Background:
RNAcentral holds the full RNA, with entries from ENA. Large-subunit ribosomal RNA, domain I from a Gammaproteobacteria bacterium, 508 nucleotides, folded computationally. Taxonomically the source falls in Gammaproteobacteria (Bacteria, Pseudomonadati, Pseudomonadota). Model confidence (mean pLDDT): 85 of 100.

Context: one part of a larger RNA
RNA sequence: CGCAUACGGUGGAUGCCUUGGCGGUAAGAGGCGAUGAAGGACGUGGUAGCCUGCGAUAAGCCUCGGGGAGCCGGCAAACAGGCUUUGAUCCGGGGAUGUCCGAAUGGGGAAACCCGACCCCUCGGGGUCAUCGUGCACUGAAUCCAUAGGUGUACGAGGCAAACCUGGCGAACUGAAACAUCUAAGUAGCCAGAGGAACAGAAAUCAACCGAGAUUCCCUCAGUAGCGGCGAGCGAACGGGGACCAGCCAGCACUCUUUAGCCAGUGAUCUAGUCGAACGGUCUGGAAAGUCCGGCCAUAGCGGGUGAUAGCCCCGUAGGCGAAAGAUCGCUGGUGGAACUAGGUGUGCGACAAGUAGGGCGGGACACGUGGAAUCCUGUCUGAAGAUGGGGGGACCAUCCUCCAAGGCUAAAUACUCCUUACCGACCGAUAGUGAACCAGUACCGUGAGGGAAAGGCGAAAAGAACCCCUGUUAGGGGAGUGAAAUAGAACCUGAAACCGUUUGCGU
Numbered sequence: 001c002g003c004a005u006a007c008g009g010u011g012g013a014u015g016c017c018u019u020g021g022c023g024g025u026a027a028g029a030g031g032c033g034a035u036g037a038a039g040g041a042c043g044u045g046g047u048a049g050c051c052u053g054c055g056a057u058a059a060g061c062c063u064c065g066g067g068g069a070g071c072c073g074g075c076a077a078a079c080a081g082g083c084u085u086u087g088a089u090c091c092g093g094g095g096a097u098g099u100c101c102g103a104a105u106g107g108g109g110a111a112a113c114c115c116g117a118c119c120c121c122u123c124g125g126g127g128u129c130a131u132c133g134u135g136c137a138c139u140g141a142a143u144c145c146a147u148a149g150g151u152g153u154a155c156g157a158g159g160c161a162a163a164c165c166u167g168g169c170g171a172a173c174u175g176a177a178a179c180a181u182c183u184a185a186g187u188a189g190c191c192a193g194a195g196g197a198a199c200a201g202a203a204a205u206c207a208a209c210c211g212a213g214a215u216u217c218c219c220u221c222a223g224u225a226g227c228g229g230c231g232a233g234c235g236a237a238c239g240g241g242g243a244c245c246a247g248c249c250a251g252c253a254c255u256c257u258u259u260a261g262c263c264a265g266u267g268a269u270c271u272a273g274u275c276g277a278a279c280g281g282u283c284u285g286g287a288a289a290g291u292c293c294g295g296c297c298a299u300a301g302c303g304g305g306u307g308a309u310a311g312c313c314c315c316g317u318a319g320g321c322g323a324a325a326g327a328u329c330g331c332u333g334g335u336g337g338a339a340c341u342a343g344g345u346g347u348g349c350g351a352c353a354a355g356u357a358g359g360g361c362g363g364g365a366c367a368c369g370u371g372g373a374a375u376c377c378u379g380u381c382u383g384a385a386g387a388u389g390g391g392g393g394g395a396c397c398a399u400c401c402u403c404c405a406a407g408g409c410u411a412a413a414u415a416c417u418c419c420u421u422a423c424c425g426a427c428c429g430a431u432a433g434u435g436a437a438c439c440a441g442u443a444c445c446g447u448g449a450g451g452g453a454a455a456g457g458c459g460a461a462a463a464g465a466a467c468c469c470c471u472g473u474u475a476g477g478g479g480a481g482u483g484a485a486a487u488a489g490a491a492c493c494u495g496a497a498a499c500c501g502u503u504u505g506c507g508u
Base pairs, nucleotide, nucleotide: 001507002506003505004504006502007501008500009499015493016457017456020428021427022425023424024423025422026421027420028419029417030416031160032159039101040100041099042055043054044053046079049075050074051073061095062094063093064092065091066090070083071082072081106115107114108113116129117128118127119126120125131157132156133155134154135153136152137151138150139149164195165193166192167191168190169189175182179229205212206211216243217242218241219240220239226234227233247409248408249407251349252348253347254346256344259342261335262334263333264332265331266330267329268328269327270326271325273321274320275319279294280293281292283290295312296311297301303315304314305313358382359381360380361379362378363377364376365375368394389404390403391402392401393400444451445450464492467479468478469477470476
């Protein structure tokens, strides 16, 4: 030194576990904001820090309800001091307080800071003062009337938010095996706006000589008809079957009636809760829920916990019960008046939409790339008819059929999930599952936009090792003690391999 052997060190795989994730189902909610949001800064405890909570009334104040013996949040104990059956802590409803920044709004500003004016005042302090839009009132130029403008006042807006939605603007990589039309794609992205959905919507629609009867969504028709450097590719409609169904309005006058609204009552659900059946012994063991023996409950043998595997130990579960307050929905009754707003029935009168339809040129949308290209939109130039009329039926014309544009509203079926509650999973189980099971969008990196980790497990219980010894003395170790176990000792479950040793044997 090699091989073998036994025992260790190192290391953290594997197994087991789960507080965290992932995906879904059902229901709810679908907004918050000048009554100052979202998000922050700084404070706040007898306390040095961080988290959580809260706001100078600062881990809290008041009140109503629940609850019933302990409590003063967590890391995280100790000490000190308090609160509490006159019901605390805790849970739920309502209210008060709520520094400073932030739309941030008195002005400024390098956010959490600086600097004002006016009014009130109990002299502590409190309040008002941004901009834009609309209405009203006052005022009021050039310029007589007027208008612009100004002032005041009332109401509204502003910002944030995961996806879904509508509209405006709108790529490139890529594909075409290159590339320009084309594709990707009206996608990504940006902007504006709205709602719990949005958009669309009651035929100037289709159809085909038969007829249908608003819109939306799904299946099909169908990868069909077509479009297409007829390349790559793009790609309908009619018809059929379903989901869901709903139709209406206008200006004036009259008529009739009741709804919304408001008030009261009542019911359901939600935001705390509450009642809730039934077991003992034996053996093994550190521990019984396991074994054996004998019982019991069950509208409850879902699930979790308890020193191993518990229907009957605990929390629960099935099944009942429950709300002072608030929210939503439903029902019943009442109220109100043509003074205002909204709605309904009926009647009469009135009103059918013009720089519009169409046309030329240039574009765009239609599955349809200019094509024989209808239809829709319109930048520009033009430009009708008036129901004896007009549009469409894929160039165009006739016949025929069908509908009535140039005003408006409209639930449901559909899309989505930042969020709440309950439940589920031939989903993951710490290199997995969210980036994040752990104080993670943290540490750290970057001027910045931005990028972005690692890191779980002693034990049933800290019983977390008093005391002694070695020593280079807060290290590490040996005894003692605890414990079922300490090769469970905090670098803590299990503890693989690589790698490093020690023992013994053999070989060289």